[in-house]
RNA sequence: AUCACGCCAACUGGAGAGAGGUUGCUGCGGGCAACCCACCGAAGGGGCAAAGCGGCCGAACGGCCGCGAAAACUCUCAGGUACAGAGGACAGAGGGAGAGGC
Numbered sequence: 001a002u003c004a005c006g007c008c009a010a011c012u013g014g015a016g017a018g019a020g021g022u023u024g025c026u027g028c029g030g031g032c033a034a035c036c037c038a039c040c041g042a043a044g045g046g047g048c049a050a051a052g053c054g055g056c057c058g059a060a061c062g063g064c065c066g067c068g069a070a071a072a073c074u075c076u077c078a079g080g081u082a083c084a085g086a087g088g089a090c091a092g093a094g095g096g097a098g099a100g101g102c
Base pairs, nucleotide, nucleotide: 007096008095011092012091013090018037020036021035022034023033024032025031038081039080040079044077045075046074047073052067053066054065055064056063057062
């Protein structure tokens, strides 16, 4: 100096699921709030495998126990469920900072 991965902020794209019930408020509206019921998974969060490691038993194959540990899987705590808005994992192309490898 350059490049890859990761980090940061912005830009672009970005799904799913009740016009439910009751009560109150109301600008009288798929309006707003609370509670109840029914749902969604892609903010965040929780859980699980193999590999590997350790211990015990064993002639050995192996068995048992513990550690370990991921996701878009799973849970549905949180969040969300007309349009709009907001949020949104992830992806794209650039930018920035820093530092490592070559």
Molecule: Glycine riboswitch aptamer
Organism: Pseudomonas sp. OF001